[in-house]
Model confidence (mean pLDDT): 81 of 100. This is a predicted structure of a 108-nucleotide RNA (Glycine riboswitch aptamer) from a Chloroflexota bacterium. Of the family's consensus pairs, 91% are formed in the model. The source organism's lineage runs through Bacteria, Bacillati and Chloroflexota.
């Protein structure tokens, strides 16, 4: 300088489940807004395993260090799971992919 990650961003790919139902308002639409029932997981969000640390016993001022580990406590992943939020014709979103920019930065 700027490769690795990352983080915005613009493009282009991107599934799933009701165009329910009932009352009101209206531009009488597949719109609004309120109630019910029945569904989906891939905005975001919560919970969890293995493991790792303490907690335990020596050594020992503290750091450390050997060993021990049944139960507790914290840390810990997802496309898993929960369905709080969000969806449930289209359009908008949309996790993740591919690419362009842009900012970070040698952990490439």
């Nucleotide at each position: 300088u700027u490769g690795a990650c990352g983080c915005g961003u613009g493009c282009g790919a991107g599934a799933g489940a009701g165009a329910a139902u009932c009352c009101g308002c209206c531009u009488c639409g597949a719109g609004c807004g309120g109630a019910u029932c029945g569904c989906c997981g891939a905005a975001g969000g919560g919970g969890c395993a293995a493991g790792c640390g303490g907690u335990c016993u020596c050594c020992g001022a503290c750091c450390g260090g050997a060993g021990g580990c049944g139960g507790c406590c914290g840390c810990c992943a997802a496309u898993c799971u929960c369905u709080c939020a969000g969806g449930c014709a289209a359009a908008a979103g949309g996790a993740u992919c591919g690419u362009g920019c842009g900012c970070c930065g040698a952990c490439a």